[in-house]
Molecule: transfer RNA
Organism: Candidatus Aquivivens invisus
RNA sequence: GGGGCAGUAGCUCAGUCGGGAGAGCGCCACAAUGGCAUUGUGGAGGCCCGGGGUUCGAUCCCCCGCUGCUCCA
Numbered sequence: 001g002g003g004g005c006a007g008u009a010g011c012u013c014a015g016u017c018g019g020g021a022g023a024g025c026g027c028c029a030c031a032a033u034g035g036c037a038u039u040g041u042g043g044a045g046g047c048c049c050g051g052g053g054u055u056c057g058a059u060c061c062c063c064c065g066c067u068g069c070u071c072c073a
C1' cells in the first nucleotide's frame, strides 16, 4: 500500500425482502424465605462508530473517514 471481517445497552452478542431496537449476564425495586443464597415479577439503561448520499422512511443500501482483528505485499 491492497483484500476480507467486525463496530448495536455496563459486558457478551442477536437483529438483511428497508418500517416494532432486542436477548443473556449485570444493575434497581417488589414478592416468596426467619435470614442469606436462589427463584419469580416488574423497571431503568441505546438516538445502532462518525459524516454525507439514496428513499416517504436507513442499524440495514451506496460513498468517505476512524478504530480493532486478519490475510497478501
Stems, first nucleotide, its partner, number of pairs: 001072007010025004019056001027043006049065005